[in-house]
RNA sequence: ACGUCUCUGGUGCAACGGUAGCACUGCUGAUUCCAAACCAGUUAGUCAGGGUUCAAAUCCUUGGGGACGUG
Repeated sequence: ACGUCUCUGGUGCAACGGUAGCACUGCUGAUUCCAAACCAGUUAGUCAGGGUUCAAAUCCUUGGGGACGUG
C1' cells in the first nucleotide's frame, strides 16, 4: 500500500429491517451473631458522520479503533 473480518452496558456474548436481551460484575433489600452462598429488586449500552427505508444495532457509504492475510 492492497484485501478480508470485527466494533452492542464495567466484562463476555445474543438480537428475521419492526419492544435492544442474557450471564457475570456493581448497587439496594431479604436471610445470617458477622460474612459467604442462595433469593428478590435495580443502574448502565448499539464507535462517529452521512445515506436508503414508514421504520436501521442490522442494508449502503465515509472516517476512526482493533485483528488477520498478501507484497
Predicted 3D model of a 71-nucleotide RNA (transfer RNA) from Rhodopirellula maiorica SM1. RNAcentral holds the sequence, with entries from ENA and Rfam. Taxonomically the source falls in Novipirellula maiorica (Bacteria, Planctomycetota, Planctomycetia, Novipirellula). The prediction has a mean pLDDT of 83. Rfam family: tRNA. Rfam's curators write: Transfer RNA (tRNA) molecules are approximately 80 nucleotides in length.